[in-house]
RNA sequence: CUGUCGACGCAGGGAGACGCUGACCCGAUCCGGUCAGGGCCGAAGGAGCAACCGCCCCGGUAAACUCUCAGGCAAAAGGACCUGUGCCGGCAC
Numbered sequence: 001c002u003g004u005c006g007a008c009g010c011a012g013g014g015a016g017a018c019g020c021u022g023a024c025c026c027g028a029u030c031c032g033g034u035c036a037g038g039g040c041c042g043a044a045g046g047a048g049c050a051a052c053c054g055c056c057c058c059g060g061u062a063a064a065c066u067c068u069c070a071g072g073c074a075a076a077a078g079g080a081c082c083u084g085u086g087c088c089g090g091c092a093c
Base pairs, nucleotide, nucleotide: 002092003091004090005089006088008086009085010084011083012082013081018038020037021036022035023034024033025032039073040072041071045069046067047066048065052060053059054058
């Protein structure tokens, strides 16, 4: 230098599900916020498990699977993940 893995930053893409009902707040309505009620979603985060492995009582260990604690259900925001890019570090040559 190049490749590869990971963290962080930036840019682009990025699904699903009630613009639900009631009360209160806000300067009237809408919107928004808080609380409550029922219905839903899964791709922040979190939790759980198989094969397999072990020192085999038991334990280790995965997800986009499962659960929905949390989060979300017009837009906005967020968003796993993907692509590009910058930077730092590890490994290989």
Notes
Predicted 3D model of a 93-nucleotide RNA (Glycine riboswitch aptamer) from uncultured Roseicyclus sp. Rfam family: Glycine riboswitch aptamer. Rfam's curators write: This family represents the bacterial glycine riboswitch. The sequence was found by an Rfam model in a public genome assembly.